[in-house]
RNA sequence: AAAGCAAGGCGAUCUGUCGCGCCGCCUCGUGCGGUGAGGAAAGUCCGGACAGGACAGGGCGCCCCGCUGCGGAAAGCGCAGAUGGAAGAAAUUUCAUAUACUCCGUAACAGAAAACGACCGCCUUCGGGUAAGGGUGAAAACGUGGGGUAAGAGCCCACGACCGGUGUCAGCGAUGCCAUCGGGGUACGGAUUCGGGGCCUGCAAGACCAAAUAUACUGACAGACGAGGGCUGCCCGCCCGAUGUCAGGGGGUAGGUUGCGAAGAUAAAUGACAGAUUUAAAAACAGAAACCGGCUUACGGCUUUGCUUCACGC
Repeated sequence: AAAGCAAGGCGAUCUGUCGCGCCGCCUCGUGCGGUGAGGAAAGUCCGGACAGGACAGGGCGCCCCGCUGCGGAAAGCGCAGAUGGAAGAAAUUUCAUAUACUCCGUAACAGAAAACGACCGCCUUCGGGUAAGGGUGAAAACGUGGGGUAAGAGCCCACGACCGGUGUCAGCGAUGCCAUCGGGGUACGGAUUCGGGGCCUGCAAGACCAAAUAUACUGACAGACGAGGGCUGCCCGCCCGAUGUCAGGGGGUAGGUUGCGAAGAUAAAUGACAGAUUUAAAAACAGAAACCGGCUUACGGCUUUGCUUCACGC
């Protein structure tokens, strides 16, 4: 220098003019001053705070999480690590992980058989035996060597791999090294068991004030000697027939305030232009809606640190 890996950072600044929202001030003018988006404001996925409802206490059930340590209020959260698998030449990335000599389910196509298997092959006393070899498959009953056998097979033995137990040592721990004992049915999922957590609803939560209209309740007055209503604006007439009027008054609605913040909510302001500076360039994704911690997704360009490979120079 090139190619790459990991972890971050920035996401222009200032001035002027005009315009918009909110707040404050007085001289009350369409005045002056202050202030006004992001790293994700996004998706609304997880957790919380706050609020209302429910709730004596306990159990069953249901749902979520599940290697270890630390952090954190908690989290489908972060950091560091363990074991096994996968990708890469490497730096590194990525996936899985509590639970047994238990139970259940599934294993397409192919294949004889997917765990009660015999197609070819091998052996045979012709009944059958055999998982070594071929062949199918993502996966076929641990590998190598020896023994053994009719032929074979963890059937037996040695070494090794894997799984589990015990012990010493190392580590906070998951676990690792070594020693020793035991095991032989593959993969995936579930049940079971163990440990931890979980009531429901969300700021349109909730709290306060409170019209018009109707009205619980209370009081006063009038009322079958007809209140009041209908035909009908009024009088008469006819019909209906027990309430009516006034005052007090509580709850609820519209609406307002609060919740709510030195942006803030209300159908919703946060902008435009010009100039200067930095710059390679001012272009990316994108616009708060009660608040906080995360996760995920989007993002032009610039940039910092560490590391890997390769090449060259000293």
The RNA shown here (Bacterial RNase P class A) has 314 nucleotides and comes from a Bacteroidales bacterium. Rfam family: Bacterial RNase P class A. About the family: Ribonuclease P (RNase P) is a ubiquitous endoribonuclease, found in archaea, bacteria and eukarya as well as chloroplasts and mitochondria. The family's RNA type in Rfam is ribozyme. The sequence is in RNAcentral, with records from ENA. It is recorded under the gene name rnpB.